[in-house]
RNA sequence: GCAAAACCGGGGAAACCCGGUGACGCAAAGUGAUGGGUCUAAAACCAGAGCGUAGUUAUACAAACCUGGUCACGAUUGCCACACUGCCGAA
Repeated sequence: GCAAAACCGGGGAAACCCGGUGACGCAAAGUGAUGGGUCUAAAACCAGAGCGUAGUUAUACAAACCUGGUCACGAUUGCCACACUGCCGAA
C1' cells in the first nucleotide's frame, strides 16, 4: 500500500462485479482473460413433455411454455503460468 469472509446498498439469468462497513491474508493481492484450471449456463443445440395437424388404425409432424442435458462468446489475475509495469534510501 492492497483488502478475504460477513453485513448493507446497487448491477447481472447466474457465476460474479461495483460502492460502503470490515480485515482473512498479500512483498507485486499492481495491470492484462494470452495458455491451462475452476465457476456459471442467458442465448444456442439435443432429448423429454406438449397446443394442434394429417391419418380408419398403427403412426408421422409439431408453435409457445415447462423439465433435463451439452455448451462460453460470461466470470475468476486473492487458482497456476505467461506478458507488461513498479516510489525513496543504504549496502

The RNA shown here (c-di-GMP-I riboswitch aptamer) has 91 nucleotides and comes from an Anaerolineae bacterium. Its mean pLDDT, the model's own confidence on a scale to 100, is 85. NCBI's taxonomy places the organism under Bacteria, Bacillati, Chloroflexota, Anaerolineae. Of the family's consensus pairs, 95% are formed in the model.